This is a predicted structure of a 72-nucleotide RNA (transfer RNA) from Geotoga petraea.
Its mean pLDDT, the model's own confidence on a scale to 100, is 81.
Its Rfam family is "tRNA". Gene Ontology term of the family: triplet codon-amino acid adaptor activity. By type it is a transfer RNA.
NCBI's taxonomy places the organism under Bacteria, Thermotogati, Thermotogae, Petrotogales, Geotoga.
The sequence is in RNAcentral, with records from Rfam.

RNA sequence: GUCUUCAUAGUUCAACGGAUAGAACAGAGGAUUCCUAAUCCUCAGAUCGAGGUUCGACUCCUCGUGGAGACA
Numbered sequence: 001g002u003c004u005u006c007a008u009a010g011u012u013c014a015a016c017g018g019a020u021a022g023a024a025c026a027g028a029g030g031a032u033u034c035c036u037a038a039u040c041c042u043c044a045g046a047u048c049g050a051g052g053u054u055c056g057a058c059u060c061c062u063c064g065u066g067g068a069g070a071c072a
Base pairs, nucleotide, nucleotide: 001071002070003069004068005067006066007065010025011024012023013022018055027043028042029041030040031039048064049063050062051061052060
């Protein structure tokens, strides 16, 4: 330099082009307990950036950024 692939919550992962973007762990509050742990209930929290296609985009296309890999 060229090509392939990945990027979603603090972390690990889901999500036929159509749901309020979902779950687990972690976090906050509460219940229970003499206290802690465990258990139960509730809450908050995310689509890498910019364009395009579409009635509708996490999903498709282009460019960029970052990670991984292959070739040179």